[in-house]
Formats: sequence, C1' cells, structure tokens
RNA sequence: AAGCUAGGCAAGAUGGUCGCUGGAUAAAUCCAGAGGAAAGUCCGGACACCAGAGGGUAGGAUGCUGGGUAAUACCCAGGAGUUGUAAGGCUACGGAAAGUGCAACAGAAAAUACACAGCCGAUGGAAGGAAACUUUACAGGCAAUGGUGAAAUGGUGGGGUAAGAGCCCACCAGGGGAAAAAGCGAUUUUUCCCCUUGGAAAACCCCAUCCGGUGCAAGUUCAAACCUAAGAGGCUAACCCGGCUAUUCUUAAGGUAGAACGCUUGAGAUGGUUGGCAACAGCCAUCCUAGAUAAAUGACCAUCUAAACAGAAUCCGGCUUAUUGUCUGGCUAAAUU
RNA sequence: GCCGCCUUAGCUCAGUUGGUAGAGCAACGCUUUUGUAAAGCGAAGGUCCUCGGUUCGAAUCCGAGAGGCGGCU
Repeated sequence: AAGCUAGGCAAGAUGGUCGCUGGAUAAAUCCAGAGGAAAGUCCGGACACCAGAGGGUAGGAUGCUGGGUAAUACCCAGGAGUUGUAAGGCUACGGAAAGUGCAACAGAAAAUACACAGCCGAUGGAAGGAAACUUUACAGGCAAUGGUGAAAUGGUGGGGUAAGAGCCCACCAGGGGAAAAAGCGAUUUUUCCCCUUGGAAAACCCCAUCCGGUGCAAGUUCAAACCUAAGAGGCUAACCCGGCUAUUCUUAAGGUAGAACGCUUGAGAUGGUUGGCAACAGCCAUCCUAGAUAAAUGACCAUCUAAACAGAAUCCGGCUUAUUGUCUGGCUAAAUU
Repeated sequence: GCCGCCUUAGCUCAGUUGGUAGAGCAACGCUUUUGUAAAGCGAAGGUCCUCGGUUCGAAUCCGAGAGGCGGCU
C1' cells in the first nucleotide's frame, strides 16, 4: 500500500419558545413516544374464524450429512465440488443404469449412434494370367485419419490385423460393485472385480419428506336514527269483533352509523452463570420500552463539525432489496518496495 | 393493511412442448393526381421492463428487483 472476515453506532448533545399522541393526577404539572431495514410481502409461525372420522388422488414446496428452533426455503457445524497467490468466497448439491420426450443450423451420423471422403478388399465373386499372382464403380469389412458442431462412445504406448477397433495388454482418467479401516453420518483411504454406458430433470417424470382454507379489512361485544313487527292508547262504534293510526307510549328482532375489545407483557429486553466447537438451550437477578384510526412522534432560534436509505398500523422469527459516515476485533502475503 | 394479474416496434396486440421475434394502425420514401385523400409498391423501426442464474442456446425456464392495473372494509 492492497485485500479478506466478524460485529457495533447511526446525526446527536445542551438551552429556550410553540405544538401533537398515549398514560398518571382533583388540578398545576410530570413521564413515555419509529427502524436497521418499520420497505418488498418472498418464506415460516403465533392468533382468530370456517371446514374436518380415517385413507387416497390432484396441486404445491423442499432436496449432500448431522444438529438448532414454535416453525422455515432460515441458522450453525461438517462433507463434496468450484474459485482465489492467500486470508477466504460461492454452490437450486437426490435420480439420466425406471419410462416418455428434446437437441435449431451444420454434419455421413445427435442416441436403438453413424458411414460422406477415406482405408482394406483377408473371405466370396468378376476381369486378366499357364501358374504364382495382379486389378477392383462388386458383395462386403473398418471406424484409425479428415471435415461439421455446444456436444461425436476416454487418453498414451505396445501387441494384433487384409485394414482396423478396449479386440488384447500396461499405465492413467472416469463410472459401478464388494471387502477392510476411520467417522453418528455425508464421505474418505486401501485392496480386489466388472464396465467405457455422452448432455439436459431451473422438460415431463420417479423417489423421499412436508403441506386443510382464509387472513386483524381475521374475528368478538354493545348499539342510535330510519324502516319493520307486537302490545297499550287514540279514532270509528251503544257494546264486541273488525278497520285506521310516521305524527302518543312501551317492548322486540336485526346489527348500519358510532363506540369498545382484539392492541401490545412478549417464542420480551438487559446483565450474570452453566452446558455446547457453534447455532442455541437451561437457571438466577433486574426492567416495562409507541399503540394511533384519516391516523401522533414535529417546527423555530443559539452553540459545536457534518451525513445516506428511509418512516410503525395484529404480533413475532428469518430472507431479500435500498443505504451515508464511522468505530472495534481477528486474519492474509502472490507481486512490488 | 392483505391478496391477485400484467410489462414484446410510436400505439393496439400475437408469439408452446426453449432454436435467427411477427401482424394491424401510425410515421417515412416512390407511383397515381393539377394538388390532396383513398389505393398500390417499398424500405426502416425491437437493450422482448431491469439484473443475475440454468442451458450449447432464453421473449419463453428459475430467482431477485422496478413500474403499472385490479379485488377485499
């Protein structure tokens, strides 16, 4: 000088003036009052109502192993792969040897691989020749060489052959299986055997595990006015029945306006301690820290030096995205000096 | 607050088992006409909202973000 990683604070402090929301008090007054993301609504729960014997199908989610948690697609530890000189970073990381489908263009052939150029023509045929043998627009064999493509059935060397080929052998690479050792396990190491079986499941699908629906505008309580119903009263009537009656009174149903609950004490916070590598869990002590409903948390002045993204609306645990300045701890050494 | 849908040319829309993105209208040039309209012919115009990933290859499949629209009191 550069870089990696873990974590914290976040515009404040003091004084003065004027306000807003909630609480306490008889009153004067006093006390409290946005975030790390309150955001996106992407996951997981609590809670409420609806549905529900049980099982299956459909649909959706997750996908290496072990652990944590109320739960998760989150977190911790580890394995494997990949990347960086390194500290470290990243990973949607089950199955393509269950099945179906896909791969434009180019190319001979794109998955039951294939045969254009090319090589061979041992074997059989044809032609030539007395024969040996030679030749090949034949039957046929080959996949080494060439070219195409994102991708062409593993690489090197030797043997082998008419020419060739994992056809055979040695070594290497990859895949599968078995045994032994280490580990809870993923997996690793060693030995032996078999194989050369391409890609893609963020195509359908298969396997394993999990999932009832709606969301505080959930839901619950009280309840005007108007309307409705019943009774009494009034009018009609000699009386009863019947009829009329918004305009007198009482009661009831329903639940709109409105009010209240849900609403903030909670998987809470801080400190200590014990267990654990850690995530986290247990125990003890202390503390109470916004609760509105058109919606508060603000404005001005003075001093010090200045700042981003942005503002609660049922509540928690995560993830993701936006973002300024600054502080603290740990670590790296290729190259340059 | 909670929940769903959409974004492709200037405008309105197509685009399926992933393989070089199209149509109508508008605008532009030419022909026709005395001139214009209509008509005919032609050519142009696209970061498929943005970024990242899967794949040989992405408008299409997956994830994150941005913008717009709608429903529930």